[in-house]
RNA sequence: AGAGUUUGAUCCUGGCUCAGGAUGAACGCUGGCGGCGUGCUUAACACAUGCAAGUCGAGCGAAGCACUUAAGUUUGAUUCUUCGGAUGAAGACUUUUGUGACUGAGCGGCGGACGGGUGAGUAACGCGUGGGUAACCUGCCUCAUACAGGGGGAUAACAGUUAGAAAUGACUGCUAAUACCGCAUAAGACCACGGUACCGCAUGGUACAGUGGUAAAAACUCCGGUGGUAUGAGAUGGACCCGCGUCUGAUUAGGUAGUUGGUGGGGUAACGGCCUACCAAGGCGACGAUCAGUAGCCGACCUGAGAGGGUGAUCGGCCACAUUGGAACUGAGACACGGUCCAAACUCCUACGGGAGGCAGCAGUGGGGAAUAUUGCACAAUGGGCGAAAGCCUGAUGCAGCCAACGCCGCGUGAGCGAUGAAGGCCUUCGGGUCGUAAAGCUCUGUCCUCAAGGAAGAUAAUGACCGUACUUGAGGAGGAAGCCCCGGCUAACUACUUGCCAUCAGCCGCGGUAAUACGUAGGGGGCUAGGUUUUUCGGGAUUUUCUGGGCGGUAAGGGGUGCGUGGGUGGUUUUUUAAGGUCAGGGGUGAAAGGCUUCGGGCUCAACCGUAAUAAGCUCUUGAAACUGGGAACUUGAGGGCAGGAGAGGUAAGGGGAAUUCCUAGUGUAGGGGUGAAAUGCGUAGAUAUUAGUAGGAACCCCAGUGGGGAAGGCGGCUUACUGGACGGUAACUGACGCUGAGGCUCGAAAGCGUGGGGAGCAAAACAGGAUUAGAUACCCUGGUAGUCCACGCCGUAAAACGAUGAAUACUAGGUGUCGGGGCACAAAAGUGCUUCGGUGCCGCAGCAAACGCAUUAAGUAUUCCACCUGGGGAGUACGUUCGCAAGAAUGAAACUCAAAGGAAUUGACGGGGACCCGCACAAGCGGUGGAGCAUGUGGUUUAAUUCGAAGCAACGCGAAGAACCUUACCAGGCCUUGACAUCCUGCUGACCGUUCCUUAACCGGAACCUCUCUUCGGAGCAGCAGAGACAGGUGGUGCAUGGUUGUCGUCAGCUCGUGUCGUGAGAUGUUGGGUUAAGUCCCGCAACGAGCGCAACCCUUGUGAUAUGUUACUAACAUUGAGUUGAGGACUCAUAUCAGACUGCCGGUGAUAAACCGGAGGAAGGUGGGGAUGACGUCAAAUCAUCAUGCCCCUUAUGGCCUGGGCUACACACGUACUACAAUGGCGUCUACAAAGAGUGGCAAGCCUGUGAAGGCAAGCGAAUCUCAUAAAGGACGUCUCAGUUCGGAUUGAAGUCUGCAACCCGACUUCAUGAAGCUGGAAUCGCUAGUAAUCGCGAAUCAGCAUGUCGCGGUGAAUACGUUCUCGGGCCUUGCACACACCGCCCGUCA
Repeated sequence: AGAGUUUGAUCCUGGCUCAGGAUGAACGCUGGCGGCGUGCUUAACACAUGCAAGUCGAGCGAAGCACUUAAGUUUGAUUCUUCGGAUGAAGACUUUUGUGACUGAGCGGCGGACGGGUGAGUAACGCGUGGGUAACCUGCCUCAUACAGGGGGAUAACAGUUAGAAAUGACUGCUAAUACCGCAUAAGACCACGGUACCGCAUGGUACAGUGGUAAAAACUCCGGUGGUAUGAGAUGGACCCGCGUCUGAUUAGGUAGUUGGUGGGGUAACGGCCUACCAAGGCGACGAUCAGUAGCCGACCUGAGAGGGUGAUCGGCCACAUUGGAACUGAGACACGGUCCAAACUCCUACGGGAGGCAGCAGUGGGGAAUAUUGCACAAUGGGCGAAAGCCUGAUGCAGCCAACGCCGCGUGAGCGAUGAAGGCCUUCGGGUCGUAAAGCUCUGUCCUCAAGGAAGAUAAUGACCGUACUUGAGGAGGAAGCCCCGGCUAACUACUUGCCAUCAGCCGCGGUAAUACGUAGGGGGCUAGGUUUUUCGGGAUUUUCUGGGCGGUAAGGGGUGCGUGGGUGGUUUUUUAAGGUCAGGGGUGAAAGGCUUCGGGCUCAACCGUAAUAAGCUCUUGAAACUGGGAACUUGAGGGCAGGAGAGGUAAGGGGAAUUCCUAGUGUAGGGGUGAAAUGCGUAGAUAUUAGUAGGAACCCCAGUGGGGAAGGCGGCUUACUGGACGGUAACUGACGCUGAGGCUCGAAAGCGUGGGGAGCAAAACAGGAUUAGAUACCCUGGUAGUCCACGCCGUAAAACGAUGAAUACUAGGUGUCGGGGCACAAAAGUGCUUCGGUGCCGCAGCAAACGCAUUAAGUAUUCCACCUGGGGAGUACGUUCGCAAGAAUGAAACUCAAAGGAAUUGACGGGGACCCGCACAAGCGGUGGAGCAUGUGGUUUAAUUCGAAGCAACGCGAAGAACCUUACCAGGCCUUGACAUCCUGCUGACCGUUCCUUAACCGGAACCUCUCUUCGGAGCAGCAGAGACAGGUGGUGCAUGGUUGUCGUCAGCUCGUGUCGUGAGAUGUUGGGUUAAGUCCCGCAACGAGCGCAACCCUUGUGAUAUGUUACUAACAUUGAGUUGAGGACUCAUAUCAGACUGCCGGUGAUAAACCGGAGGAAGGUGGGGAUGACGUCAAAUCAUCAUGCCCCUUAUGGCCUGGGCUACACACGUACUACAAUGGCGUCUACAAAGAGUGGCAAGCCUGUGAAGGCAAGCGAAUCUCAUAAAGGACGUCUCAGUUCGGAUUGAAGUCUGCAACCCGACUUCAUGAAGCUGGAAUCGCUAGUAAUCGCGAAUCAGCAUGUCGCGGUGAAUACGUUCUCGGGCCUUGCACACACCGCCCGUCA
């Protein structure tokens, strides 16, 4: 930083998509370790259980407990004993004294307003930022000053009685205080009153002194202190007010009654409609009120070059909330998460009468969801509450756990050597390549890991949850540790197989229909890496909402139909002034911390993480400057006005005018008229149309008339009058920026339409009727015809293209040439001409602009100001809502869903029932056919065991096939073979193979007999046969849409291109177009082109004339000869074979541009390419052919291969194509008779003779051919006959008998003879060929071939007609034009139906 995607290609507009970053994330695959962080985004859903706010006995009383003092009661261990008794320990009980670092309840104090959670509500002074309070409060804390005298009455606890299931009470009685209440005191405070001084932005404040009034206190003690009251100050924390900023919707435009203000009063810490009574009618709103939707706000976080856009988890500040709603109490502070009361829902307990509860605290449960953790340890640290303190409490916090790879950062999964490039996989052109030094192997190391030993800091004397943790040392062994996605382009990375528009993939374009780098698998490769892909969301790319930084000109989306004008925005010149704002400069405050950026490299081994220092937009205060904006003053050029002019379809109203149409009346006159592509309906003998005359009525105004005029636009056209608007030119005495634009608003606004009332001639006049057209024709055409069109008044308010598809205004920026209205100067008598100036209206054109087309002083150029409008196509200017309208409808104006485009300009083609030009047997003019008949042949169809296959408009159909009885043959039935009919290789055996004969068979197959190799260094080799095993052979099996080659076609049409240059942003253009000309892109001229190539032409063959040479087998003039060029002879002629010549617009005249060329002529055998042939540019048709051949891939392999017999390709209701023969007299038949060319021939052509009616047969010369043969040419000519008939035309069909070929003519050959004698009397619609030796007609030959020709390819004979011409049909060429086509009109595409 861009890329893909609209097109055949191009440039543009424009959307869609991708690459990068991020995430409290989630899903599926995979998963070694550590550090630091993070973790219910959904149900502010419901919650079991435990814990999360207590503390003070140094405020108080009572009770209990322990110890203790004393007394009493009781008990009776021990000792003594005279056994009578004495002594009297420990213990128990009652009372009492004191002590306690004991216990829990109560009174009292402080704290439960912090800390912790959540984001429901809130669009707000809630938050942010900066200020204000002269309108305020502040417990604990700090400082200062002054105090604390003396009394009083209660109450809980407790005891008793009592209600209740419980929760919880009720009553009676006793008692204390730092609990409560008077009295005293008052430095100071507060209140009231007036006074003095000073100050403030206003209300007002401060200080000082005076008078009057009001309110205090608590004690405890370990004797060290601690606490209390009042006042002032500070600090901290809060409260209120204000400026600015803070989402979307106008399809929410009006909202508000305590509402806005005032006065009195109340209330509060305090101001205030905060509340109340009265008074006034205000206050808010297009600078967006109100309403609706959404949302906690910020520091910050993500992204971005930035400006911005998005987000508001964790951390921090503020706010709000605590099941939902409401309320106050206490207090310094709450309208209070773990307080109270009320109401509601829900849950729980209950004895049914009543009660209890609130996890949005930490854990945890259920539920919801794609989805989010432990009912852990500790108060050791930091902090908080209480306490004098010890201390107690603290799910704040510090730690740990995982459950989570959720994120960021770091480390590892080994290192070195190691080629025979192992095995194996994959690919392969089979040679090899690749995975790959990768592995194995050898030598090492130990981070993480495992085991053992030691062992911190965090603590300042003690106290360590973390924790035997971090870290250190030793030992061990490569052992335990790699995946995910992608590989058609974008986008780094390619092959094989499988599949066959199936299965699938896909972010966009798009892949897949048998050779898929896009599906799936494998091998290989690429990317990232303990992760990797996908998905969600955000910003980026996207300058695609455009402030930075877009457009609106027509055509891409987009100038309002027009003017007037309100708010708003913006604004001429000069000097001077000011300093409000902006700007600039200096200074002060703020801008919390964290974060970001930069610095230091300070602490964890590094990093993440933590730490240190510096850093700013903004807001605000203040001091200055004065160019610019604003305010004040002035000016005249912008604007307006005055004066005097001319132009005009500008507007409104009234009046009168002629031509034409129509109707009516009258006349003349007779059969049509009208209308159309052609007709018909309708009109007309009841007199039309036509024509003459006269009335009536309505509407519109010929010529003039002009890219002429005037108007804001819509729009305005006969004439006159009245009223009236605007513009323009001239002048320069007036005003003095009064200007421009213009959201809303108002005005005008074609046609159609609507309402009321008139009017109504015409109309290519909706509707409607009839006639045509048509498959239909609710249309186009015709005949009629009502609304309407006209007028008055009132609506509508749009255009469809209200258009210059171009908003208004101002200034500047080369020219040229028209035209309209004015002015000036010069010339001039005038008309006028020239120059110049102002205003309008056109054309051309430079710079510049533009995607291009184009615009260009009338801008779409250069600038400024203001308004309207646009943001992919469709849905849709639709729906809903609202406003307007009588209605029709208009204005405003979405979304769901869907597509990857839609679109503009230009380019090249193709196409057009577009244009211009030109050509062709293309039409026309002619001649002859086809289409009708019979037959031949091919095709379709049908049939069949098979009727093998291919060819399909022209360009398949007498085509492949230059010749299917077997063979051919590919098809069918049956019988056989399986390394094969054919090729190469290997092993063994044999010596042949071939050939001849026989058996069997439908035949092949099979069996038997006979005959039978070469070379040699003797090892063997070659060759052939047989047998065997596999590699392989074989395939007319598929794909002509995988191919080569060959061919057809457009088309023998004149085209198709390239190099360099030039033009264009580019595709492309130019050249190749233009003017002529040609058969031709043939040639000439011109030209930003100059040249060149493939085509054209020529060169080649043939034919037409001549010359020269040669002269057999050809020829024969002269000489000789014969039946005969037969033989001599000749080399003249014909002919043949060679080589040359000739024709080139060369010559003449005319036309043309003095060119090319054309027309005519001469000469010439031939004249303008002499005739004919071969020769086929770039390309088109996925044209034809895998069955000529070759060939990739696929398929078959005892068969889809091979051999054989028979059958089929020859079928037959029918349809089509191409030929043949005819229908007859220009003829048929018979007899006689003349003239060719080109070919072929030894498995051949065959003379001649004989036989046969004949096909042919028998015998048999000649000829491998200018010698012989096929071989008589026929039409033609002569004579005769037939006489218009289904015939003496025509010959199909059929019967009989034959001939020939062949192994074989049944299916299924050709020919002959005799007999038979069908259809057919010139052919509908339609259609084909041909322009001269051509059509037509006549015969001859050849290839294929054993035989088979109406086919094909050749040959000659006879031998026409017509062409005015290019309107039309078909095809083609060139130029141009249109185009929404590019698979290119057999296109594209709309509607309906399925």
This is a predicted structure of a 1394-nucleotide RNA (small-subunit ribosomal RNA) from an uncultured bacterium.
The coordinates come from a structure-prediction model, not an experiment, and the mean pLDDT is 81.
Rfam family: Bacterial small subunit ribosomal RNA.
The RNAcentral record of the sequence draws on ENA and SILVA.